[in-house]
RNA sequence: CUCUUAUCAAGAGAGGUGGAGGGACUGGCCCUUUGAAGCCUCGGCAACAGGCAUUUUUGAAUGCACUGUGCCAAUUCCAGAAAGCUUUAUGCUUUGAAGAUAAGAA
Numbered sequence: 001c002u003c004u005u006a007u008c009a010a011g012a013g014a015g016g017u018g019g020a021g022g023g024a025c026u027g028g029c030c031c032u033u034u035g036a037a038g039c040c041u042c043g044g045c046a047a048c049a050g051g052c053a054u055u056u057u058u059g060a061a062u063g064c065a066c067u068g069u070g071c072c073a074a075u076u077c078c079a080g081a082a083a084g085c086u087u088u089a090u091g092c093u094u095u096g097a098a099g100a101u102a103a104g105a106a
């Protein structure tokens, strides 16, 4: 980097350093010198995989949070392509695309 599967309306931030960007991309809209990104420390959330325990119809389910990841503004911040509904609107719904994360494969 590519492919497959699952999930994405819940949840969870302080300090130090740093010094202007950040929210993937595009448009919008936001956050940010009352301090962005990045890095460090500590803390927290969740439960994807492993582990452990219990149950079991042997398929799995539930729990713990020990290990490997992940995450801690806004629904993946909203939309992007297609279809449908309707009060025709700065509207709603569904599916998809794209993206993120995990596990696996080549």
Stems, first nucleotide, its partner, number of pairs: 002105007013042005021031003025080004043072003048068003051064005076098001081095005
SAM riboswitch aptamer (S box leader) from Gracilibacillus halotolerans, 106 nucleotides, folded computationally. Its mean pLDDT, the model's own confidence on a scale to 100, is 85. The organism belongs to Gracilibacillus, within Bacteria.